[in-house]
Molecule: Glycine riboswitch aptamer
Organism: Mitsuaria sp. 7
RNA sequence: GGCGUCCUCACUGGAGAGAGACGGGGCGGACCUUGCGGUCGAGCCCGUCCACCGAAGGGGCAAGCCGCCGGCCAACCGCCGACGGCCAAUCUCUCAGGUAAAGCGGACAGCGAGGGCAUC
Numbered sequence: 001g002g003c004g005u006c007c008u009c010a011c012u013g014g015a016g017a018g019a020g021a022c023g024g025g026g027c028g029g030a031c032c033u034u035g036c037g038g039u040c041g042a043g044c045c046c047g048u049c050c051a052c053c054g055a056a057g058g059g060g061c062a063a064g065c066c067g068c069c070g071g072c073c074a075a076c077c078g079c080c081g082a083c084g085g086c087c088a089a090u091c092u093c094u095c096a097g098g099u100a101a102a103g104c105g106g107a108c109a110g111c112g113a114g115g116g117c118a119u120c
Stems, first nucleotide, its partner, number of pairs: 001120002004117006011110003018050001020049006027043001029040004051099003057095001058093003064086004069081004
């Protein structure tokens, strides 16, 4: 220096699903009133309930591999079976998270920089 892979950072792209129901608070707002006061709410906050999404994070598993036992076999590093362990995803669960737009977040992808590992 090349190639591969992983981590961090910057930039770009980046989906889905109720402005749900009820109750409360009274920060803010609108309306009525001479005033006291009262009423209202796709705003905000809290709680409960129902429905839903799947792309932070988390859980689950297939092939395969490993261990062990039994059988087949003359024998085995072979074949078959039981049990146990490891084990992927955009699959699956929905614990967490999320469900108007915007914003935030966002798996993943592209590109650049720095670094680790392996290899030439």